[in-house]
């Protein structure tokens, strides 16, 4: 000190989260020791038991006892301290400063005094009552108990005279006391300035209230109390009310300013079961005292009594959670006492708790074969790891033994404690865990799991290769602890004083006026409140900082110094602010003269147009729309002419114009009236700016009352559109729109930009005014006030703003603090209502958002291209068949391919084989490969038997090669171990290959430049091209992959060569090398360019034609079944062999083709012309046989030599429009060929049969020239063939293109975007279901507080009375005040409530498609 998280990426805004520190903590796992601290935060809940305040015989009486001594009572002092708790309290309670109308036992100092008397009473003795607690009567007695008298300094009363007012003794002691007065110290009471939480959805509160006079009361001032009088007092600088809370020194955090907290320690306050009350006393309204009431607990003989742990332990309970019913008064301190001493759960100690802080240890050195085990592995090795073992050493700690403190100053006295500490011995011995390892954030692999189980602080992991789950190995961090949870501060400049913002991210009030308040021009003087400086007092101690000291160190603790940012008092200064006084004129205002203007209000007038009415002309339509219809019209519309009525709005002028505070304002005239500008003079003399509350104005719509009503027109109706159409469009049309008066008070009331003042480059328009120059104008220059555009500096996240600031500054006001819930609920105020205003929370999300960037997309735009459309030719879609696919069926119909980019595709040949599928029969180191071990046999060949075959059984032949004679090589068989094998899965783990966009013209890089950045530029632009092709321009200059060219074929020619070609020769042909074409030449156009148009020449002309060639990339496109390959799976089977079947099924649907429907034709006869190719298990001639398929036979040919009739065409004939002499499906019969084998399931021939079909709906395909169309030929695969398919070859040989509006696809630029999985995108609302929180609600329950009223315990005071004394006290009755309690009405708060409202969330639900593109009606 920052980091993660919004996006495809970027910058910004903005929230959420993390890393740090802390705790009176708790929980989980683990745990060796010591020291110092600390320990019921919850129930101020209830408490068993014990202890926690007594002491004094030197105040006094008595009792018991042998004595020592003990006990009871009177009396004195103490018990108001100490200890505990934080319920109450928002207060002079606390903190701090100052004060005094006061009191003060014990203590200290000083002065004075301490004389002489009296009567009682407890204990005790005795009697009575009672269960007890206890009470009562009689009798005896003392005092430092009580009482009066004397004296009286003082004090008090009184004008004075005068009056009133004290004591205590004990004693061996110079001792201890007592009384009064004065002073001190310490303590206490009271007053006071300032400070002290949240809430305005609490705005008014207050009758002893505020003050006065008098009286009472108090230690003391005072409405503290009372009587009378006055009507005050407090409050927006927050009264009153509500909520919460003990306050402080300080503690934690923070750089600080601050924020949070107030355990322990210390100061103050408050409390003692709850409420009230007084007594005693120096002091209490008294924790371990009293009285009363209430609740609770206990005892009881039922009559009545007792009690108060928020003291120390302890118990129960609550709770996530907090200790021993310990030791001791040895120390410190306290009470009493003359003292010894007694008491002291204060305190000193120990115990328990990893609760915190601090310290120590769990060993050290050496040790490589880098052991074993475990983990990983590319199988070579690597890691754990010098780690272990082993060797040597040490003993902090531990165990045992021995010694043994200080703490006591002070004679005695040590709880702690046989403790700390020291010495000796023993032995590595007794001692390591926890969390984490995807990023933030240090640390990585394997296995398991398979959106499951689970993890998670945040982003997010997990759907078969998870560094994120679980385990393991390894690693990282901390360590007797480590993690988690909770809370606080920090980071967060995320409430911003230090230190933020408001055009578009949240945020400027709709506008103006103006009160309080804040701020305020120039000069002089005075004061000294603020301010600054100095001095001084205080700021308790502890804490904090620094320096020292003591515990072995540290924590801890002691000493010293500093500090404690505050407050008071005194002195000084006088710049600034302030106050007062006095001046000034630059701000502001007044005056004079001009000027512009849709500024406002009222009244009147005007013309055009719409509509309606009347009259005329006139006739069939009009109107409306994309197209229609509703509608109007023969009862005469629309149109047209004239006249009339009525209401509303004011064309042109007109504009970036003008006026106004804003809203807003537009025909003309008049009246009244507000504001502004300029110029010039005089006057006033800071009179100013802003403005919380407040007031006024305030579009449209809406509301009330009364008018008015032409147009337009919510609602409504009808017609269309549509799947629907409660809309968009059309025809009507009510409220309203208009006027008057009143209300409402809101708008994207926007410049999304508050007001005022000052300053800060320029350019160019325009409105109003003034000055000046000249050539006097439709001129130039200067200037003031407005209103626009462009732009510099500067600012800004960027966009942009830029003298009309969003720049630089000052002042004042308003507003913001993540998104949603929500501008909503509740409450208040306003309103007739509608509603407005003020304005939350629970809950939920990790984003929401701004600007800009690159893409993609648009029912956005511009330009361009392509058989994309158009123009044409021929098809498909209908028929029959072939073939492929889907579906269905099946034991199996093996698998893959599925928009374009699957479907005559893989397959360029499924009868067996192929074959992967099914059924059946078999095999298990295997059909195939390499090796190991052991054994046998040469290998090999041929029979027979069973069987469907595989296979099994059996027989015969054979006995090899090399050799060092041991054996070896190869082959076969048997057994064994490694392994083989898999067309099993994953193309979403892959390689390779391929399709497609697309042969489209694009895709990038280096350096430079621009931008905060993503990124841009280059690659855009003007031309041009088939082309990012080329030229020019240009912050770019170059380059790469693509384009083009280079390559092949064809067309022309030359040269060379030539067999089997050519009868011979030119030629043709074959095939090798070359030439040729480059806009080279001419004309024109264009920018003297690129290039284009035309022409010449040429076989060929502008890329000559056709191929091959496929950029960066897209589709997780296709293929694990061509091959290869990671991982997973099978291993007597998912492997292998065999036979048979299936891949050929068949209601149906689709794709691709073949053949046709006929006369441009069919059939018959005749005649002609190719090219590419193929051939030895082959092609096969002549010949013979057969109607034919074919057969016999075999010349020739490993091929320019041999084999292979081209067909359409042409010539002649016939058929004559028909289901035919078209068409040939289907079926029957007979044959041929291949092949072990044509049943499932081949091809061909002959005869017979002769189906559908008469040109094909919506829709759709190909093709731009040797192309389409038509015609045949060849070939691969192949025994044969389901080939009508694929790939090639030649023959004949067209039509059309005006063009780019439209459809499809593509390219470039631009624009919008809420899309980026990229429009097959995103996304809204109702409804349905589930869950959650919340509002309303008839009511219900509870609570605290106030008011009124009733009752009136104890108690103080007062009154009356009884009674007695030395005086009281006491009893009875009453009055006033008053606690608890009862009742009543109202307000407030919390909880609950059938039902109900909206909200949020949820996987795939329903209905539509509102928004984002012109989102299809901006």
């Nucleotide at each position: 000190a920052g980091a993660g998280u919004u996006u495809g990426a970027u910058c910004c805004u903005g929230g959420c989260u993390c890393a740090g520190g802390a705790u009176g903590a708790a929980c989980g796992c683990u745990g060796g020791c010591g020291g110092u601290g600390u320990g019921u935060c919850u129930a101020a809940u209830a408490c068993a038991u014990g202890c926690a305040a007594g002491u004094c015989g030197a105040a006094u009486g008595g009792g018991u006892u042998u004595a020592g001594a003990c006990c009871c009572a009177u009396g004195g002092c103490g018990a108001a301290c100490g200890g505990c708790a934080g319920a109450a309290u928002a207060a002079c309670g606390c903190g701090u400063u100052g004060g005094u109308a006061a009191c003060u036992g014990c203590c200290c100092c000083g002065c004075a005094c301490u004389c002489a008397g009296g009567g009682a009473u407890a204990a005790c003795c005795u009697g009575u009552c009672g269960a007890a607690a206890g009470a009562c009567g009689g009798g005896c007695u003392a005092a430092u108990a009580c009482c009066g008298g004397a004296u009286g300094g003082u004090u008090c009363c009184g004008c004075a005279a005068g009056g009133a007012u004290a004591a205590a003794g004990c004693u061996u002691u110079u001792g201890c006391g007592g009384u009064g007065c004065g002073g001190g110290a310490g303590g206490u009471g009271c007053c006071u300035g300032c400070g002290u939480c949240c809430u305005a959805u609490c705005a008014g509160c207050u009758a002893g209230u505020u003050g006065g006079u008098g009286a009472g009361g108090u230690a003391a001032c005072g409405g503290c109390u009372c009587a009378c009088c006055a009507a005050g007092g407090c409050g927006a600088u927050g009264a009153c009310g509500g909520g919460u809370a003990g306050c402080u020194g300080g503690u934690c955090u923070g750089a600080g300013a601050g924020g949070a907290c107030g355990a322990c320690c210390a100061g103050c306050c408050u409390g003692a079961a709850u409420g009230g009350g007084a007594c005693u006393g120096a002091g209490a309204u008294a924790c371990g005292g009293c009285c009363c009431a209430u609740a609770c607990u206990c005892c009881u003989a039922c009559g009545g009594g007792a009690g108060g742990c928020a003291g120390c332990a302890g118990u129960a309970g609550g709770g996530a959670a907090u200790a021993u019913u310990c030791c001791g008064c040895a120390a410190u301190g306290g009470a009493c006492g003359a003292a010894a001493g007694u008491c002291u759960g204060a305190c000193g100690g120990a115990g328990c708790g990893u609760c915190a802080c601090c310290g120590c240890g769990u060993g050290g050195u050496u040790g490589a074969u880098g052991a074993a085990g475990c983990c990983c592995u590319u199988c070579g090795g690597g890691g754990u790891g010098u780690a272990a073992a082993g060797a040597c050493c040490u003993u902090u700690u531990c165990u045992g033994g021995g010694g043994g403190a200080a703490g006591a100053a002070u004679u005695c006295u040590g709880a702690c404690g046989g403790u700390a500490c020291c010495c000796c011995a023993g032995g590595a011995a007794u001692a390591a865990g926890c969390a984490c390892c995807g990023g933030c954030a240090a640390a990585c692999u394997c296995u398991g799991u398979g959106c499951c189980a689970g993890c998670a602080g945040u982003c997010g992991c997990g759907g078969u290769a998870a560094u994120a789950c679980a385990g393991a190995g390894g690693g990282u961090g901390c360590a007797a602890g480590c993690g988690u949870u909770a809370u606080c501060c920090g980071g967060a400049a995320u409430u911003a004083u230090u230190g933020g913002g408001c055009g578009u991210a949240a945020a400027g009030g709709g506008u103006c006026c103006g009160u309080a308040g804040g701020c305020g021009g120039c000069g002089g003087g005075u004061u000294a409140a603020g301010u600054u400086g100095g001095a001084u007092a205080u700021u308790a101690a502890a804490u904090c900082u620094u320096g020292a000291g003591g515990c072995u160190c540290a924590a801890c603790u002691u000493c010293a110094a500093g500090g404690c940012u505050g407050u008071g008092u005194c002195c000084a200064a006088a710049a600034c602010u302030a106050a007062c006084c006095u001046g000034c004129u630059a701000g502001a205002g007044u005056u004079u003269u001009u000027c512009a203007g849709a500024g406002g209000u009222a009244u009147g007038c005007g013309g055009a147009a719409u509509u309606c009415u009347g009259u005329g002309u006139g006739u069939a339509g009009g109107g409306g729309u994309a197209a229609a219809a509703u509608c109007c019209g023969u009862u005469g519309a629309u149109a047209u002419a004239c006249a009339g009525a009525g209401g509303a709005a004011c064309a042109c002028c007109a504009a970036a114009a003008g006026c106004g505070a804003a809203g807003g304002c537009a025909g003309c005239a008049u009246a009244c009236u507000g504001g502004g500008a300029a110029a010039a003079u005089a006057c006033u003399g800071a009179c100013g700016c802003u403005c919380a509350g407040g007031g006024a104005c305030g579009a449209a719509a809406g509301c009330g009352u009364g008018g008015g009503g032409a147009u337009c027109g919510a609602a409504a109706a009808g017609g269309a559109u549509u799947a629907g159409a409660u809309a968009c469009c059309c025809u009507u049309g009510u409220a309203g729109u208009c006027c008057a008066c009143g209300c409402u008070g809101u708008a994207a009331a926007c410049u999304a930009u508050g007001g005022a003042u000052a300053c800060u480059c320029g350019g160019u328009g325009u409105u109003g005014g003034g000055g000046u120059g000249c050539u006097c104008g439709a001129c130039g220059c200067c200037u003031c006030a407005g209103u626009g555009c462009c732009u510099a500096a500067g600012c800004a996240a960027a966009c942009g703003c830029a003298u009309u600031a969003a720049g630089u500054a000052u002042c004042c006001c308003g507003c913001c603090u993540g998104g949603g819930a929500a501008g909503u609920a509740c409450g208040g105020u306003c309103g007739c209502a509608a509603g407005a205003u003020u304005a939350a929370a629970a809950c939920u999300c990790a984003a929401a958002g701004g600007a800009a960037u690159a893409g993609a997309c648009g029912g956005g735009g511009a330009c361009c291209c392509a058989c994309a459309c158009a123009a044409g030719c021929g098809g498909u879609g209908g028929u029959u068949c072939a073939u492929g696919g889907g579906g269905u069926u099946u034991a199996a119909u093996u698998c893959g391919a599925u928009a374009a980019u699957a479907a005559g595709c893989g397959a360029g040949g499924a009868a067996c084989c192929u074959u992967a599928c099914c059924a059946a029969g078999a095999c298990u180191u295997g059909a195939c490969a390499u090796u190991u071990u052991a054994g046998a046999g040469a290998a090999u060949u041929c029979g027979c038997c069973g069987g469907a075959a595989a296979c099994g059984g059996u027989g015969a032949a054979g006995u090899g090669c090399c050799u060092u004679u041991g054996g070896g090589a190869g082959c076969u068989c048997u057994a064994u171990a490694a392994c083989a094998g898999g067309u099993g899965c994953u193309g979403c783990a892959u390689g390779g290959u391929u399709g497609u966009c697309g042969u489209c013209a694009g895709c990038u890089c280096g350096u430079g430049c621009c931008u905060u950045g993503a990124g841009g530029u280059g690659u855009u632009c003007g031309g041009u091209u088939a082309a990012g092709u080329c030229c020019g321009u240009a912050a770019a200059c170059g380059a790469g992959c693509g384009c083009a060219a280079c390559c092949c074929a064809u067309a022309u020619c030359a040269u060379u060569a030539g067999u089997u070609g050519c009868a011979u020769a030119u030629u043709u042909c074959u095939a090798a090398u070359g030439a040729g074409a480059c806009u080279g030449c001419c004309u024109c156009g264009c920018a003297c360019a690129a290039c284009g148009a035309g022409g010449a020449g040429g076989a060929a002309g502008g890329u000559a034609u056709g191929g091959a060639u496929g950029a960066c990339g897209u589709c997780a496109a296709a293929u694990c079944a061509g091959c290869a390959u990671g991982g997973c799976c099978c291993u007597u089977a998912u492997g292998u062999c065999u036979u048979g079947g299936g891949c050929g099924a068949c209601a149906c649907c689709c794709g691709u083709g073949a053949u046709a429907c006929a006369a441009u034709g069919g059939c018959c006869g005749g005649u002609a012309c190719a090219a590419c190719g193929a051939g030895a298990a082959g092609c096969a001639a002549u010949a013979u046989c057969g109607c034919a398929a074919g057969a016999u036979g075999g010349a020739g040919c490993a091929a320019a030599u041999c084999u292979u009739u081209a067909a359409a065409a042409c010539c002649g004939g016939u058929c004559u429009a028909a289901g035919u002499u078209c068409g040939g499906a289907u079926u029957g019969a007979g044959g041929g060929c291949u092949g072990c084998a044509a049943c499932u399931c081949g091809c061909c021939c002959u005869c017979a049969u002769g189906a559908a079909g008469u040109u094909g709906g919506a829709a759709u395909c190909g093709c731009u020239a040797g192309u389409a169309a038509a015609c045949g030929c060849g070939u691969a695969u192949c025994a044969g063939c389901c080939a009508c398919g694929g790939c090639g070859c030649g023959u004949u040989g067209a039509a059309u293109a005006u063009g780019u509006u439209c459809c499809u696809g593509g390219g470039u630029c631009u624009u919008g975007u809420a899309c980026u999985c990229a429009c097959c995108g995103c996304c809204c609302g109702u409804c349905a279901c589930a869950u959650c929180a919340u509002g309303a609600a008839a009511g219900g329950u509870g609570g605290g507080g106030g008011c009124a009223u009733c009752u009136g315990a104890a108690g103080c005071a007062c009154c009356c009375u009884c009674g007695u004394u030395a005086a009281u006290a006491g009893g009875g009755g009453g009055u006033a005040c008053c606690a608890c309690g009862g009742u009543g009405a109202a307000a407030c708060c919390a909880c609950u409530g059938a039902u109900u409202g909206g909200g949020a969330u949820g996987a795939a639900g329903u209905c539509g498609u509102a928004a984002c593109a012109a989102g299809g009606u901006a």
Predicted 3D model of a 1418-nucleotide RNA (small-subunit ribosomal RNA) from a metagenome. Its mean pLDDT, the model's own confidence on a scale to 100, is 84. RNAcentral holds the sequence, with entries from SILVA.